[in-house]
The RNA shown here (small-subunit ribosomal RNA) has 1599 nucleotides and comes from a marine sediment metagenome. The sequence is in RNAcentral, with records from MGnify. Its Rfam family is "Bacterial small subunit ribosomal RNA".
RNA sequence: UAUGGAGAGUUUGAUUCUGGCUCAGAACGAACGCUGGCAGCGUGGAUUAGGCAUGCAAGUCGAACGAGAAGCCGCGAGUUUGAACCUUCACGGGAGAUAACAUGCGGUAGAAAGUGGCGUAAGGGUGAGGAACACGUGGGUAACCUAUCCUAAAGUUUGGGAUAACCAGGCGAAAGCCCGGCUAAUACCGGAUGUGGUUUUGCAACGCAUGUUGCGAUAAUUAAAGGUGGGGCCCUGGCACCUAGAUCAUUGUUGAUAAUAAGAAUGGUUUAGGUGCUGGGCCUGCCGCUUAAGGAGGGGCUCGCGUCCCAUCAGCUUGUUGGUGAGGUAAUGGCUCACCAAGGCUUACGGGUAGCUGGUCUGAGAGGAUGGUCAGCCACACUGGGACUGAGACACUGCCCAGACUCCUACGGGAGGCUGCAGUCGAGGAUCGUUUGCAAUGCGCGAAAGCGUGACAAUGCGACGCUGCGUGGAGGAUGACUGCCUUCGGGUUGUAAACUCCUGUCAUUUGGGAACAAUAGUCCCAAUAUUAAUACUAUUGGGAUUUGAUGGUACCGAAAGAGGAAGCCACGGCUAACUCUGUGCCAGCAGCCGCGGUAAUACAGAGGUGGCGAGCGUUGUUCGGAUUUACUGGGCGUAAAGGGUGCGUAGGCGGUCUUACAUGUCGGAUGUGAAAGCCCAUUGCUCAACGAUGGAAAUGCAUUCGAAACUGUGAGACUAGAGUGUAGGAUGGGAGAGCGGAAUUCUUGGUGUAGCGGUGAAAUGCGUUGAUAUCAAGAAGAACACCGGUGGCGAAGGCGGCUCUCUGGAAUACAACUGACGCUGAGGCACGAAAGCUGGGGGAGCGAACAGGAUUAGAUACCCUGGUAGUCCCAGCUGUAAACGGUGUGCACUUGGCGUGGGAAGGAGUUGAUCCCUUUCCGUGCCGGAGCUAACGCGUUAAGUGCACCGCCUGGGGAAUACGGCCGCAAGGCUAAAACUCAAAGAAAUUGACGGGGGCCCGCACAAGCGGAGGAGCAUGUGGCUCAAUUCGAUGCAACGCGAAGAACCUUACCAGGGCUUGACAUGUAACUGCUCAUCCUGUGAAAGCAGGACUCUUUCGAAGGUGUUACACAGGUGCUGCAUGGCUGUCGUCAGUUCGUGCCGUGAGGUGUUGGGUUAAGUCCCGCAACGAACGCAACCCUUGUGGUUAGUUGCCACUCCGUCUUUGACGGAAGCACUCUAGCCAGACUGCCCGUACAAGCGGGAGGAAGGUGGGGACGACGUCAAGUCAGUAUGGCCCUUACGCCCUGGGCUGCACACGUGCUACAAUGGCUGGUACAGAAGGAUGCAAUACCGCGAGGUGGAGCUAAUCCCUAAAGCCAGCCCCAGUUCGGAUUGGAGUCUGCAAUUCGACUCCAUGAAGUUGGAUUCGCUAGUAACGGCGCAUCAGCUACGGCGCCGUGAAUACGUUCCCGGGCCUUGUACACACCGCCCGUCACAUCACGAAAGUCGUCUGCACCCGUAGUCCUUUUUUUAGAGGCCGAAGGUGUGGGUGGUGAUUGGGGUGAAGUCGUAACAAGGUAGCCGUAGGGGAACCUGCGGCUGGAUCACCUCCUU
Repeated sequence: UAUGGAGAGUUUGAUUCUGGCUCAGAACGAACGCUGGCAGCGUGGAUUAGGCAUGCAAGUCGAACGAGAAGCCGCGAGUUUGAACCUUCACGGGAGAUAACAUGCGGUAGAAAGUGGCGUAAGGGUGAGGAACACGUGGGUAACCUAUCCUAAAGUUUGGGAUAACCAGGCGAAAGCCCGGCUAAUACCGGAUGUGGUUUUGCAACGCAUGUUGCGAUAAUUAAAGGUGGGGCCCUGGCACCUAGAUCAUUGUUGAUAAUAAGAAUGGUUUAGGUGCUGGGCCUGCCGCUUAAGGAGGGGCUCGCGUCCCAUCAGCUUGUUGGUGAGGUAAUGGCUCACCAAGGCUUACGGGUAGCUGGUCUGAGAGGAUGGUCAGCCACACUGGGACUGAGACACUGCCCAGACUCCUACGGGAGGCUGCAGUCGAGGAUCGUUUGCAAUGCGCGAAAGCGUGACAAUGCGACGCUGCGUGGAGGAUGACUGCCUUCGGGUUGUAAACUCCUGUCAUUUGGGAACAAUAGUCCCAAUAUUAAUACUAUUGGGAUUUGAUGGUACCGAAAGAGGAAGCCACGGCUAACUCUGUGCCAGCAGCCGCGGUAAUACAGAGGUGGCGAGCGUUGUUCGGAUUUACUGGGCGUAAAGGGUGCGUAGGCGGUCUUACAUGUCGGAUGUGAAAGCCCAUUGCUCAACGAUGGAAAUGCAUUCGAAACUGUGAGACUAGAGUGUAGGAUGGGAGAGCGGAAUUCUUGGUGUAGCGGUGAAAUGCGUUGAUAUCAAGAAGAACACCGGUGGCGAAGGCGGCUCUCUGGAAUACAACUGACGCUGAGGCACGAAAGCUGGGGGAGCGAACAGGAUUAGAUACCCUGGUAGUCCCAGCUGUAAACGGUGUGCACUUGGCGUGGGAAGGAGUUGAUCCCUUUCCGUGCCGGAGCUAACGCGUUAAGUGCACCGCCUGGGGAAUACGGCCGCAAGGCUAAAACUCAAAGAAAUUGACGGGGGCCCGCACAAGCGGAGGAGCAUGUGGCUCAAUUCGAUGCAACGCGAAGAACCUUACCAGGGCUUGACAUGUAACUGCUCAUCCUGUGAAAGCAGGACUCUUUCGAAGGUGUUACACAGGUGCUGCAUGGCUGUCGUCAGUUCGUGCCGUGAGGUGUUGGGUUAAGUCCCGCAACGAACGCAACCCUUGUGGUUAGUUGCCACUCCGUCUUUGACGGAAGCACUCUAGCCAGACUGCCCGUACAAGCGGGAGGAAGGUGGGGACGACGUCAAGUCAGUAUGGCCCUUACGCCCUGGGCUGCACACGUGCUACAAUGGCUGGUACAGAAGGAUGCAAUACCGCGAGGUGGAGCUAAUCCCUAAAGCCAGCCCCAGUUCGGAUUGGAGUCUGCAAUUCGACUCCAUGAAGUUGGAUUCGCUAGUAACGGCGCAUCAGCUACGGCGCCGUGAAUACGUUCCCGGGCCUUGUACACACCGCCCGUCACAUCACGAAAGUCGUCUGCACCCGUAGUCCUUUUUUUAGAGGCCGAAGGUGUGGGUGGUGAUUGGGGUGAAGUCGUAACAAGGUAGCCGUAGGGGAACCUGCGGCUGGAUCACCUCCUU
């Protein structure tokens, strides 16, 4: 000094990356929903620049001018009134103050209007237009103007004629207008003067081209207005009064009268004097006026720079660009005009959008968005045009014209402009009072008082925003009640409440508080200035007086009482906060992911909790996060992204040295960068918001001074870049011409005969008119075998027989020459496979289309036979490809190894030769280090490290698209959107799974055999059908003789009917019963049940217990959910596998271990190895069987010995005995232990011995897991459901039903047999409501009877076999179904519905299609025996037992299943996967379209308002003519928007149709370009690519 940067969710089975979407933050002139106590400060029509009723928003000056209303004062007279008073005897009369009304004159007063001056161009509003010198910033004006104000100078003289107002008259409904007459000015117009100004000109100085400034000269021209104070020596005018005089007139009175005269009074005129008032001259002050100069402030014009989007707007322009002259303006200028020249612009022109800025919001910043309030500028004022006046306007509340709209009207004509303040209607999601006041701050006018001011100051309304305050504080545990949850114990709400003690903010009531905000003016005093002046006036100071809308407000005090004052949102993750109930893919939620289909922390309600709080949420918008447009700060091999390739223009960038300049660059100074705002400091409102003062900042622009390293520019030099030259080599580089042989097809001829050809197999096709085959000759076109090679050349596309001609480029060596001449390259130009197009040739083979044949469910295909365009050549066009190394070009740098092509040098060596070695340059490959990369991989030929330039990308789809433009003959190419829609799309790698991928291995898997099934009859199970019910479950292997080791009743769960309701069964509570339980009887009934009755002994009572009844808790359920579960079971599979710890490898998922080489039945063992160990499995341990030994001998045995009897080589019985058999305990034995061979070992082969030999045979035993596999009906069990029923009892029926289909069996079809007779040999089981012998009866089933046996004791005990006889190949002496009859047995019962026996009957069937099952030795096959269940039995089933007793295995190609390794993958619900297109339906947005309707605009023409200007006439007003010209009209274009029958594709949609194109070799490898074809995905031709699997070969690399 600086204060500054956070991430998360979502693609996958999991991972890393790419990449979009979404969220958390802040903000707002906001709106909406729910809620709402107070105060301060701000803020409030964002939409229709839509229309407006009403009121107000610009006046002021009498000290410029004339005239002058009301009111007031004075005087006069009039009408009415009539007090006091006078008079009268009285009636009455007189005079008359006062008051009222109207009126004349004078004064004062000053309204309204007028002339005149100033102002009205400011203030206030709005943002329509405008992309522009409009704005911002900095300059210029030597090209300009400026009223009022300030400074200093000079002047302010002399005349004149009108005209408003007013009066009179006229027209009109009105607005208003016309005519005549009178009058004033600071109104208007002349003359004079000229300090000065202007024009002409001289000199000097200066400057920036024109020029500017200063000093002169000469002539011409050029001005004015007064108003208002003060003063008094003098001059002068007016008026009034007084005095004196003159004169005239009138009056009446008096006097005298015949008449007159005289005097008096009144009035007018006039003279002189005086007094008072007043005006002017004169002096003086102030305010004005005129001329010129300067200043200040304001303005005009002009310039540099900055200032949005679209190139699907690329060319625009004729007053256009410039010049000369003229006009015009305050002033420059095509600003305007005439003439001349042909220029000018390039992000132009056109279109869209927009007021600009200070600032505001956001952000770490850079940026991005924005421009409301406040401030500066601009523009506008109903729309369009125009000028006038003026210092200033082309003028918001002025004028003229045109138009639209509204209003008045007597229909003739007029009036108006809220985007001022309020207010109103309309539209809208939405934005306020028709308030108070000029007290303050300003502004206008005025000398001033003052007047005016919807500017402004205030207040009201709105939670619209910011800020502050409150809704109470402390204590208080029986942790009260209530609510909610609960495992029923409790927990939570919760110190929360109640209760106790306090406080008094805000609000309420009441009192104080004329608080501050206040100066100006007027009067008085003083000083100074001015002046003749102590007048006046001005300034300063002091004193007095007066003015407040807000407002009785702020503030201060008092009173009372916790009293009046809390809600909103959320609670699955992100994201703080959880439970219950209801609902049941419904209702609903949702920002993203996603919740909801019966146990929802995600919906709705409740309780609880979290967050914020007078607010809280939602919606909208902006920035942020988003490094997701990347300047800071991104990328392009495979994720989106390198142009198909080169040449080259503009541009960008550029080697070494010297020097100059100073454009960039760096530093200093100066000016500016308005104020407000932001930031900092201090300070005022009690704090804060808010305000005040000062500072900083303002990253910018301009001017100036300096620096010279780098860049640039100028000059000079250099040779390392680049180029030239010379030399000898290499080359499918290009173009043209010529030549060649092999093969194919065709033609001709010969030989020759029946087939050829083609395929998986065939057929179409060809052939007896002679094919194919073979020989010879000929013709034609196209392509060039071998060599040939990750070899060569070329910029790419691409290039291959040989020779010749022309021609391009590269490499190497030499270092002679030029001297930066270089790199890249927007536009541009050229080249550019195949297909395709146009014209002309050519056409052998091949071959889209097409035809036929096959295949197939179909086959518009794959296969076959033909075959046209085309493929070839010439001349043009097209311009695209997976045009790919998916990798732009150039330069530089950075460890290596091994090949190969070309050149050069050196060595060695040869007769010679490219034959060898080394080095080097260029090219082309492979492997690999560092490094890079998400990984795969790249790796001196970089995807490493840097530089220069170009191209390109920004989620997927829509879209290789539409429209527009350019190109093309066409096909089409290039350029290139949007609406709408999704939350992904994608890359690499991992683990699995899968493959009609590969390798190895195993298994009765195949093969080799034996016997069966499938055909028949029957039994049994299942499906289906039927039924009141045919109870339920099991359904590929792994359901189907299964649950069921046994359905006539029962079982039984099903159906019909009849009944019971604390129940058939369990426990508990309460009440009652002292009868009883049990037993028996009666009625009814099919029974169950219902109704009723009988019944013992002892005892006095009581009563445990039991029973019953009633009531309540509850029982009960084979009711549902096996997809809520436990347990058990099946299956892969007795297959050899499945994992872990530590270590190591990898960013990670993961890998390694467990792979490899051998071996085994085996992950069995051995060897090797970044692994070392271990666990569950395998094996072994267990049972049984096979040999021997030993122990023990009853019920077993009987050899030897003895005795007895008899049928006498013998049999039976007894004794003795335990030798043998046997029984059942223990032990031994077998371990590749021994030998030979082989092998590193493990092991394997053979052999010996042995009862047994290589796990001896068999059994039990089933790893991690898979199938939401099976079972709630075996039991258990959560939840839901039923409760006089879905519970319980009973009778009868059903589970047995029969057109049919399937599975499993039995019996057969016969002579290896059947029948008859005789005769021999087992093992293992079972037996007390049981097995039952001898004996008798019955043909028999069986019956009678009962010895023995609780069982090594008794019972039950074989058949095939063997010996003999008959049968003689037939539907039989085979076969036994079916049916009739008669019986036996069991049982309460045999009809539905038992078994067995006898007699009779005698069916199908003569060995079984496709297909399929079991079995490898005491096995298959054949034969019988036993047992469980059970009253009996459907058993021919199941579980066991023994007897007789084979055949075959070459072998692993194939089928099936499995294991290991590997490979591909678009699969992960994992191939029963995924997924494409047409068609059909619904819906959405868009394109095209005959047209049609708006809007904007260009051009040409017509008409031509007002008005400026020009010409002309006239004494003037004015008239006439002309140019331009708004609006309008006509015609013709362009842009843009809406609509449009119909039409085109696209998106979306849970179950539609057709196929199966892609993903595995996806079953024809796929894809790209192009062409043709086809319902559709697609198919085929030609060329290309690997982003193709597999096998073999070649080459190369590593070891």